[in-house]
RNA sequence: AAGUUAUCAAGAAAGGUGGAGGGAAUAGACCCUAUGAAACCUUAGCAACCCUUUGUGUCAAAUACGGAGAAGGUGCUAAAUUCUAUCACAUGUAUUGUGUGACAGAUAACAA
Numbered sequence: 001a002a003g004u005u006a007u008c009a010a011g012a013a014a015g016g017u018g019g020a021g022g023g024a025a026u027a028g029a030c031c032c033u034a035u036g037a038a039a040c041c042u043u044a045g046c047a048a049c050c051c052u053u054u055g056u057g058u059c060a061a062a063u064a065c066g067g068a069g070a071a072g073g074u075g076c077u078a079a080a081u082u083c084u085a086u087c088a089c090a091u092g093u094a095u096u097g098u099g100u101g102a103c104a105g106a107u108a109a110c111a112a
Stems, first nucleotide, its partner, number of pairs: 003110006013043005021032003026085004044077003049073002051069006081104001086102006
C1' cells in the first nucleotide's frame, strides 16, 4: 500500500508569510476567493476515534452498553462528504422526481 471495523445533515478562526487559485478525482451545477485562493507557520478553538476515569456486567476478567473528563496522539474549524452522476431496491408521476442502500471519498483505530 491493499484490507477490516466505526463515523460522516452537529460543532469550532484569528494573525503572519504567500500571491491565484480553491471546494478529492472526471463531467455538470452551484459556491468561495485581490475585502487575498492553495500551501506553510503561530496562536486559539471544536469534537471525543485513540486516551483518562467511572457505572452496569463477571467468581475474576474480557466483550458489550452507558456517564464524566480533556493532559497527550491524530483529525477537523464555508456550504450534508456543497449538490448531481453509476448500480440495486422502494415509491411516485403521462415524462424529467423522491427516499434508502451500494460504489467512491474523508477521518480514526487496527493491520504481514
The RNA shown here (SAM riboswitch aptamer (S box leader)) has 112 nucleotides. The coordinates come from a structure-prediction model, not an experiment, and the mean pLDDT is 81.